[in-house]
RNA sequence: ACCCUAUUGGUGUAAUGGAUAGCAUCAAAGACUUCUAAUCUUUGGAUCUAGGUUCGAUUCCUAGGUGGGGUA
Numbered sequence: 001a002c003c004c005u006a007u008u009g010g011u012g013u014a015a016u017g018g019a020u021a022g023c024a025u026c027a028a029a030g031a032c033u034u035c036u037a038a039u040c041u042u043u044g045g046a047u048c049u050a051g052g053u054u055c056g057a058u059u060c061c062u063a064g065g066u067g068g069g070g071u072a
Base pairs, nucleotide, nucleotide: 001071002070003069004068005067006066007065010025011024012023013022018055026044027043028042029041030040031039048064049063050062051061052060
């Protein structure tokens, strides 16, 4: 330099172009308990960035950022 690949809550991970972006974990509050732990309930928090296509983009296209791998 070029090619491939992955980017989604604090963390791990789902999602046929049409979901209130799901689950687990986490945090807070409450219930239970003599207290703690465990358990249950509720609440909070996310699509790497900028464009494009589309009636509609987490998803498709382009460029860029970051991580990993490969070729020379």
Molecule: transfer RNA
Organism: seawater metagenome